[in-house]
């Protein structure tokens, strides 16, 4: 440098819940809190997964209901893909 991760160091990061916001919802944001994470840094690039406002479809006088759909969301689901701190073995 690469590959790798220890009863090492010096450090990040933050799950559940909760307070406030923000979204139709999934689910996000700030604070609090600490499940756990060697990339639990960045990236929606393939792929699962959720949500389904609008939009289509069918019932219904109607109001609603149901069913299909992400271009929404999900990097702490998996892979890729770009970046980093130590240095026992």
């Nucleotide at each position: 440098u690469c590959u790798u991760g220890a009863u090492a160091a010096a450090g990040g990061c933050a799950a559940a819940c909760c307070c406030g916001g923000c979204g139709a919802a999934a689910g996000c944001c700030u604070g609090g809190g600490g499940c756990g994470c060697a990339a639990a840094a960045c990236u929606a690039u393939g792929g699962g997964u959720c949500u389904a406002c609008c939009g289509c479809c069918g019932c219904c006088c109607a109001c609603g209901c149901g069913g299909c759909c992400a271009g929404g969301a999900u990097u702490g689901c998996c892979a890729g893909g770009u970046u980093g701190c130590c240095g026992a073995a």
Record summary: The RNA shown here (c-di-GMP-I riboswitch aptamer) has 89 nucleotides and comes from an Anaerolineaceae bacterium. Its mean pLDDT, the model's own confidence on a scale to 100, is 87. The source organism's lineage runs through Bacteria, Bacillati, Chloroflexota, Anaerolineales and Anaerolineaceae.